[in-house]
């Protein structure tokens, strides 16, 4: 240069193909029980620019476009 994949809480992740009221869950991280203290374990709690900008649309994490990054394959 050309072609494909991806991108969602600190960290990994489900939800997108077929748009619809409050974005899942794990693991960490607090608070509280538990314990002689921890740890496990039990209850809660905080924590998300859904990569960036437009666009269609009453409604976008989902659809389109462009543009970042990263990854892999052809040259």
């Nucleotide at each position: 240069g050309g072609g494909g994949c991806c991108g969602u809480a600190g960290u990994c992740u489900a939800g997108c193909a077929u748009g619809g009221u409050u974005a899942u869950g794990a693991c960490a991280c607090c608070u509280g029980g538990c314990u002689u203290g921890g740890g496990c374990c039990c209850a809660g709690g905080a924590g998300g620019u859904c990569c960036u900008g437009g666009g269609u649309u009453c409604g976008a994490a989902u659809c389109c476009c462009a543009g970042c990054g990263g990854c892999c394959c052809c040259a």